[in-house]
Molecule: small-subunit ribosomal RNA
Organism: uncultured Candidatus Saccharibacteria bacterium
RNA sequence: AGAGUUUGAUCCUAGCUCAGGAUGAACGCUGGCGGCGUGGAUAAGGCAUGCAAGUCGAGCGAUGUGACUUCGGUCACAGAGCGGCAGACGAGGUAGUAACACGUAGGAACGUGCCUCUAAGUCGGGCAUAACUAGCUGAAAGGCUAGCUAAUUCCCGAUAGUCCCUUCGGGGUAAAGGAGUAAUCCGCUUAGAGAUCGGCCUGCGAGCUAUCAGCUUGUUGGUAAGGUAAUGGCUUACCAAGGCUAUGACGGCUAGGGGAGGUGAGAGCCUGACCCCCACCGAUGGCACUGAGACACGGGCCAUACACCUACGGGUGGCCGCAGUCGAGAAUAUUCCACAAUGGGCGAAAGCCUGAUGGAGCGACGCCGCGUGCAGGAUGAAGUCUUUCGGGAUGUAAACUGCUUUUAUGAGGGAGAAAUUACGAUGAUGUUACCUCACGAAUAAGGGGCUGCUAAACUCGUGCCAGCAGCAGCGGUAAUACGAGUGCCCCAAGCGUUAUCCGAAAUUAUUGGGCGUAAAGGGUGUGUAGGUGGUUUUGUUAGUCUCUUGUUAAAGCUUCCGGCUUAACCGGAAAGAUGCAAGAGAAACGGCAAAACUAGAGGAUGCGAGAGGUCUAUGGAACUCAUGGUGUAGGGGUGAAAUCCGUUGAUAUCAUGGGGAACACCAAAAGCGAAGGCAAUAGACUGGCGCACUCCUGACACUGAGACACGAAAGCGUGGGUAGCGAAUGGGAUUAGAUACCCCAGUAGUCCACGCCCUAAACGAUCUUCUCUAGCUUUUUGGAGUAUCGACCCUCCGAGAGGCGAAGCUAACGCGUUAAGAGAAGCGCCUGGGAAGUACGGUCGCAAGACUAAAACUCAAAGGAAUAGACGGGGACUUGCACAAGCGGUGGAUCAUGCGGUUUAAUUCGAUGAUAAACGAAGAACCUUACCAGGGUUUGAAACCCAAGCGAAGCAUCUAGGAAACUUAAUGCGUCUCACAAGGACGGUUGGGCAGGUGAUGCAUGGCUGUCGUCAGUUCGUGGUUUGAAUUGUUCCCUUAAGUGGGGUAACGAACGCAACCCCCGUUGUCUGUUAUAUGUUUCAGGCGAGACUGCCCCUCACUUUGUUCGCGAGCUCAAGCUCGUUGAUAGAGUGAGGGGAGGAAGGCGGGGAUGACGCCAAGUCAGCAUGUCCCUUUGACACCCUGGGCUACACGCAUGAUACAAUGGUCGGUACAAUGGGUCGCUAAGCGGUAACGUGGAGCCAAUCCCAUCAAAGCCGAUCCCAGUCCGGAUUGAGGUCUGCAACUCGACCUCAUGAAGUUGGAAUCGCUAGUAAUCGCAGGUCAGCUAUACUGCGGUGAAUACGUUCUCAAGUCUUGUACUCACCGCCCGUCACGUCAAGGAAGCCGGGAGUGCCCGAAGAUCGUCUUUAUGGCGAACUAAGGUAAGUUCGGUAACAGGGACGAAGUCGUAACAAGGCACGGCUAGCGGAAGCUGGUCGUG
Repeated sequence: AGAGUUUGAUCCUAGCUCAGGAUGAACGCUGGCGGCGUGGAUAAGGCAUGCAAGUCGAGCGAUGUGACUUCGGUCACAGAGCGGCAGACGAGGUAGUAACACGUAGGAACGUGCCUCUAAGUCGGGCAUAACUAGCUGAAAGGCUAGCUAAUUCCCGAUAGUCCCUUCGGGGUAAAGGAGUAAUCCGCUUAGAGAUCGGCCUGCGAGCUAUCAGCUUGUUGGUAAGGUAAUGGCUUACCAAGGCUAUGACGGCUAGGGGAGGUGAGAGCCUGACCCCCACCGAUGGCACUGAGACACGGGCCAUACACCUACGGGUGGCCGCAGUCGAGAAUAUUCCACAAUGGGCGAAAGCCUGAUGGAGCGACGCCGCGUGCAGGAUGAAGUCUUUCGGGAUGUAAACUGCUUUUAUGAGGGAGAAAUUACGAUGAUGUUACCUCACGAAUAAGGGGCUGCUAAACUCGUGCCAGCAGCAGCGGUAAUACGAGUGCCCCAAGCGUUAUCCGAAAUUAUUGGGCGUAAAGGGUGUGUAGGUGGUUUUGUUAGUCUCUUGUUAAAGCUUCCGGCUUAACCGGAAAGAUGCAAGAGAAACGGCAAAACUAGAGGAUGCGAGAGGUCUAUGGAACUCAUGGUGUAGGGGUGAAAUCCGUUGAUAUCAUGGGGAACACCAAAAGCGAAGGCAAUAGACUGGCGCACUCCUGACACUGAGACACGAAAGCGUGGGUAGCGAAUGGGAUUAGAUACCCCAGUAGUCCACGCCCUAAACGAUCUUCUCUAGCUUUUUGGAGUAUCGACCCUCCGAGAGGCGAAGCUAACGCGUUAAGAGAAGCGCCUGGGAAGUACGGUCGCAAGACUAAAACUCAAAGGAAUAGACGGGGACUUGCACAAGCGGUGGAUCAUGCGGUUUAAUUCGAUGAUAAACGAAGAACCUUACCAGGGUUUGAAACCCAAGCGAAGCAUCUAGGAAACUUAAUGCGUCUCACAAGGACGGUUGGGCAGGUGAUGCAUGGCUGUCGUCAGUUCGUGGUUUGAAUUGUUCCCUUAAGUGGGGUAACGAACGCAACCCCCGUUGUCUGUUAUAUGUUUCAGGCGAGACUGCCCCUCACUUUGUUCGCGAGCUCAAGCUCGUUGAUAGAGUGAGGGGAGGAAGGCGGGGAUGACGCCAAGUCAGCAUGUCCCUUUGACACCCUGGGCUACACGCAUGAUACAAUGGUCGGUACAAUGGGUCGCUAAGCGGUAACGUGGAGCCAAUCCCAUCAAAGCCGAUCCCAGUCCGGAUUGAGGUCUGCAACUCGACCUCAUGAAGUUGGAAUCGCUAGUAAUCGCAGGUCAGCUAUACUGCGGUGAAUACGUUCUCAAGUCUUGUACUCACCGCCCGUCACGUCAAGGAAGCCGGGAGUGCCCGAAGAUCGUCUUUAUGGCGAACUAAGGUAAGUUCGGUAACAGGGACGAAGUCGUAACAAGGCACGGCUAGCGGAAGCUGGUCGUG
C1' cells in the first nucleotide's frame, strides 16, 4: 500500500467481499514447563450451610468457674446486661438515572465526631433503670406485672469568658470521671483557629428520535411567615401573569459518568471488563428514629410479593460481602490458608476482630519467556507416493557414530521478605524461589491451508450425486476447488471457526465526495428568521493573536534510568497533550458605535419593443342545423369491406336564417412573461423590461428554513352552454382470439362564470446572485457616429435569443462569456438494486388523492457513456438464373429406388431444413453381413514372443455322427537346409505372455468432408489517434467479375485470398512413332514451340496536370495597366472507362477444368482408416465358426427418377452419319441351329492391327393409323423357355406367346437452365459369377427461345442508423393465473406491559389540633405508599380473514417493452379491460 466481483471487451459510477489489529470471549482439534495478569457480560432470578463488625473490666453493677488466701479478700477467666466508641468506613453491584448524576472551571449563605493548636473550666446535689429475683402468659419468637441496684446513663442547682439572644438596659446556657504509690496520663465541658470531609449554587461539555410542536398552575416572579446546618417555591398565604421552546421545549426510546481502552497516518469512529475517582442501589415501595455524619447492605416501623417454622393462635427471613448451590445460558473458578506483611475498628496497652488484604488452588482465557535436542552421517537404505518407466520425491530425514542436559524426575543445601517484644517467642505462602549433584535423548507437536484474491500440487475415488464455499465460484467420466493418499506452505503449545469493534471505506467526504445523461436542483416566485456582505476615518474589544499564572488527581500513553537470569511485569524521574479560568498586552481581520463617500442597489426625466395580464365589444372563413329551390341514385368509408345515410329524395349545388368553438395568411432558430403559459381586431384598466442623458437617496444589498402567492392537462362541485372533436359505451371489420390498432355512431368532457384540486418527461432532465476568462457568425430591439433630401447601408456601445468554436473541464457524450471553465455567498437534494414513493402515523382535500415517509425480507449486482459484432416487418448503394423475360419440368398416373412410419425373432447401422432421403452402397440369392433363431469353439478365425515336445510342408482316399461347422477313426503318397548329429526355417499340439470386439463416446481426438461460396473478403508490422475497449490502414470519388486498378488521404508497407502460373478445347510451325496404304502422303497420337494484349486507329466521358487568351470577381491605381483568385471557355499531355473499326482461327477475362482465404454450424464420420478413455472376454463372451432366415415385410406419408398420356406421334419397310471407352479366368468374328433369349463354333486379339460394334439413335425416304382410352400407354397377371451360379422358394435377369391397369398434360405450391447452353437422341464404362442400372461417371448426334429492367421474393457484400441482443431475434423480456416456501403490514376479537388522569379507600410515619389519667397516652385533621374502580392513552404478543411483496427446475394464457418491436415510446391524469395493457386530454424526446 491494495485486491476480487456487473461487460463479448472498455472506461466510469456504485454496492458487496477479502487481506490487518483487538476481545472479561465461546466452540472444534490438540496440549510440555514457568512467570505476570485475568475469570458470572445472561436472571438487580431464588438461595441450604459456614464465615464477612466488633471492641473496651483503665466507665458500671451483678453472676458463674478456677487459683491463691492472713478467710477480710485478692487475682484470672467466661457469658449476658447498662454505658462509650465503631457500625454512614471497608466489601459488592450497575437496577434506576439524559439529570448539576458526571467532567471541567468557578461561587457563597453552611456543617464537620475522631486529629492539631490556643484559652478557660471540671463545684454541689438528686431521681431512675437494665441486669437480677418472684409471679403470670405463649408452641415458639417473646411479652406483662411487682420488687432491688450501679455508672463516664439521666436530671437539678452554682459559676460564665473571646459563647447565644438583645429594645444594648440586660437576659440565658456546661461538665464525668477513670488508672496509677506518685509523678503523671487518659478523659469530660465551653469557646476560637486550622486541617480534612461533606452539603448548596452557577457557566460550559456530553446519546437517538420532529412519523414527539407546543409545554407549564407551585408553574415564573414578588411580599410575609414557616422550615433547614445553610441559600432558595423548599413549604404555606396573598399579589402579579408570567416562565420555557425549531440554537428543539415537552414527550418517547436507550444508557451509570469520567480517568481511560481498541483502532486509525491523523481527524475521527467504537467501547466504558480488570485498576482509580464520582454517583446511585441493597427483595419491591414508603417512612422516619438515633447520630458529627444515614433516611442506614449484614439497624427500626409499615405495606406488598416470595420462602421457611407452626400446637393454625402466630412468628421468622433478605449473599447486588467471601466461598458454595439451583436455575437460565454458548459461557466464567475453591463451601482453601493466614492475619506473617499493608491497612481498618475498639482499647492506655497487651490484645481481639477483619472472606479488606496477603497467599495458594482451578481454567492455554490473555501477554511474555523456555523446551521438545546438537554435530557428523549417501549405498541417496527400506517403506510410501509418483512417473514420459529412464527416473523423481519424502531426504541427512532415518538407521548408525559422537556430544550436551535447559526442562521434567530424584537427592542435598537454602533465603530475602521483619519487624515487634521486658523476657520468652513469632512466616500463611513454603519441603517455595535460588544453588549443587545424579540420571538418561531420556519426559514433551500439533492445527489450519494448497483455483484466484493468498504462501503452498500431484495421483486416485466420485460423476450437478455426495459435497465445498469469505467473495468470484467448483462438481453433469480425464475435478490442482468435493473425499482420500503423498508432497508442500503458514503459524506453533497452540491452530482454526464463530460473534463484535476499528481499519481498508475519500462508502457521510472538517481534513476529504457529489447533483446535464450514473442516486441527486425544490414546478415557479415574493419574502420572515438565519447566514454572508462595498469604500474611507476614528473609538472600542466578549471573536482573533501573544505572554504569564492556576488547574487539568493517581494510575495509564511517550522518553530516560533502574529491579526480578531475559521479557511480560514492577519501581523512579522527566516530558507532553487538550480544555477551562484569571491577569497583562496587540488592534491587521471580524464585531460594535459614530462620522462620511458613491463604483452595489434604488428613484426621477425622456424614449422604445412586445401573442405580458384582466374585462368588454366587433369581424370574416370553415363546420353544422333548419327552411325553401334545382336535381337523381347513389353517397360515405377502407388495405379490401361492412355497419351507416338515401326514392318519406340523400350526396352534389344555390339562397335565407340560427348556433357554438377556434382565429388561415402575417409566422420566424422571432417576441413577452418568475414559472405554468400567451396569437383575429378594437377599446378601457394594468404589471414587468431595455436604452439614453443628467439629477437624487446613500449600502437601503445577496440568498432564503418555515410562511404566503401562482401553478398545463385531466379530475371534482353548482349553474349555464354544446357546432366540431371525443374517454366510456353500441355496432361493423381484422384476427386463432381482438375487451386494441381501422370504420360508423356516441355520453361525460372539451367552452363560460364562481369555488376546489396542486400534480407532469412542471426539462435546458443544468437552483439563485456577483466577478473574471480567445474569438467568428446569425437574429430581435434601443442608442451614438458617418453618410444621405430622407430612408437603406456601414462602424461602434448596450440588452436579449441562436449556431460554431481557443483555453479549460468532463467517465465519455459533450459544455464552452446564455459554461457543465476559474472563484465567492446562500438554499435544496443524493449515499447499491428491489421491496417503495409503498405500509403505519400525521397534515390537507367533497372525492380522486396530494405532501411527509420507513422496515422486515431479498439480490450481487442495478446503472451511465462509449466500442466491436449480430439483428431490424431501419435507410442508401451494389451483385447473383434472385426476380422478371423465356424453354422444359416436379407436384396428379403406373413403376423403380431411397427414407419415415408400422410390422417383425430380425426387418443391422449411420446420415435428418437449406447442408438427410438413386446418400455411405462403383452391384444384399449364399458370401458380403455388422441383425435374428438354432448348433458349436475358448490362447481362440488371423498376428508376435518364450518354453516343452512332435513332425517338413503338403496331396489324395475313406469310417461314424451331423443341416453344416465340427467331432471321431483309418490308409496311401511325400520327406526342406545341413556329410551325420545338433541347430535353423516351416507346420501341428500343450502351457504362458496375450489376442479379439462394425461394443460406447464425432460433445475427448487425428485425418477427410459438407455449407455459406469461387462470395471478395480476412488480417498483420511500424507509425498516428484514444484514459481505454478500440480505431486508422480496409473509409471517400471513379472503375472492375474482383480489397481489380487509378486518384485522394495519418498513414506507409506486407500476408492469406482475387488474378496469373497448371491441364483440356479452338489456329498454326516442326520433330518422332504405330496404324492405314502399293508408294507418296494424309488422318491420328505424343514432344517442343508460335499466337492475344495492358498492342494499332477514330470518337465520347470523368479526373489530374501544363500553357494561352477571353470572361467573371477582388485589391492597388487618376487612367492605362499590374497582382491575386476562379463555377467557366480553349489547346496539349497523362490515367481510367465506354462505343466503333482494321488485322486475325480467336477481341475485350476466348470456353471449360483443377485450385475453396480468416472463419461459421461442439455440422458429418470412432461402421473406410488411425486413436485417448471406458466397457465385454478363465467355463464358455458384445470374440470366433456354421446352417437357415432377415436387410426385399406393407393400411400409409415424403423425396429422387423412369415411362407415358400421343399425330412435331405410333407401327412397318428402306437408307445415312459419331465419339468416349473395355477386353486373356477376357472380348469373341465368320458359319450353322432356334421366332427369340440363346446354343454351337472357334478364327483373331495382351489391342491405331482383332472383338464388343454392320458400332448408334433421333434424322431422311416411303407406307399405314385419323383423334379414340385408340395400331396411344405399357403396368399387372398366366403359360412356355434361356443364362449365370453349390443353390434363382423367400429373392435374379432375359426371351416368346397371351393379358392390356392407371393415365387424355396434372390444385396450392415448386425446380433447372443465358449457348453448342436448355431440350431431345442414342453409345460406352466402373462395380460385377449373374443382376433388380430407369442410378452414377463419361461420350458424341440434332439443337433453340429470352433478358425491358432491379419495384418486389431469396441470398450475399459495403457504408450508415437504432438496440434493453452478445448462447447474439430460434435473442431478450412483461403481467395475470396455478403450486410451494418466507418475511412484513392491515384486521373483528383475545391477552399482557408502561406512563398518567378522575374518584374511593388509606398502613407506618413526622407535623398540627384537641382531650385528660401528662403518657414511650387517647382521639381527630390534612399529607402519603400500596390497593380498588372508571374512562382513555401508549407499547407489545396472538389471531379468523382479506390484500400486496420476495424467491422457487423444465407449469398455463397471451406478446406489452427493446429494431419504426411491427399502433414510436414515456410522464401526469381519467375511464375501461383475464393479463400484460388499451383509449381520451395535455406535456417531453430519453